[in-house]
RNA sequence: GCCGAGGUAGCUCAGUCGGCUAGAGUGCUCGACUCAUAAUCGAGAGGCCGGGGAUUCGAAUUCCCCCCUCGGCA
Numbered sequence: 001g002c003c004g005a006g007g008u009a010g011c012u013c014a015g016u017c018g019g020c021u022a023g024a025g026u027g028c029u030c031g032a033c034u035c036a037u038a039a040u041c042g043a044g045a046g047g048c049c050g051g052g053g054a055u056u057c058g059a060a061u062u063c064c065c066c067c068c069u070c071g072g073c074a
Base pairs, nucleotide, nucleotide: 001073002072003071004070005069006068007067010026011025012024013023019057028044029043030042031041032040050066051065052064053063054062
């Protein structure tokens, strides 16, 4: 340099035929249970979906440019 995959919650990921209000597990906080801790159960906080632009009534999702990570080729 070329090709491919990926970037969504602290972490691991789902959601990709455009449309309720963006979700799960785990972690975190609070509570229940216990003599206490763990485990278990309940509740809650946490995201402007890598950045910018375009299309559209409407974009995490489609198109363009850029940045970053991983793999392959040279």